Transfer RNA from a Candidatus Woesearchaeota archaeon, 71 nucleotides, folded computationally. Rfam family: tRNA. By type it is a transfer RNA. RNAcentral holds the sequence, with entries from ENA. Its mean pLDDT, the model's own confidence on a scale to 100, is 82. The source organism's lineage runs through Archaea, Nanobdellati and Candidatus Woesearchaeota.
[in-house]
RNA sequence: GCGCCAGUGGUCUAGUGGUAUGACGUGGCCUUGCCAAGGCUGCAGACCGGGUUCGAUUCCCGGCUGGCGCA
Numbered sequence: 001g002c003g004c005c006a007g008u009g010g011u012c013u014a015g016u017g018g019u020a021u022g023a024c025g026u027g028g029c030c031u032u033g034c035c036a037a038g039g040c041u042g043c044a045g046a047c048c049g050g051g052u053u054c055g056a057u058u059c060c061c062g063g064c065u066g067g068c069g070c071a
Base pairs, nucleotide, nucleotide: 001070002069003068004067005066006065007064010024011023012022018054025043026042027041028040029039030038047063048062049061050060051059
């Protein structure tokens, strides 16, 4: 330099055109003599820019970062 793959809360992850899922985490409450565990409830997310579309996390283009391969 070229090709392929990936990027979703603080962490891991599902979904792949129509309100973004779950777990861990974390705030509050319940439970207990206290702690832990458990229960209820809240918080927090689409790598960046552009395009297509009534509508984009999803499709297309470019970029960035990481991984793999070739030279």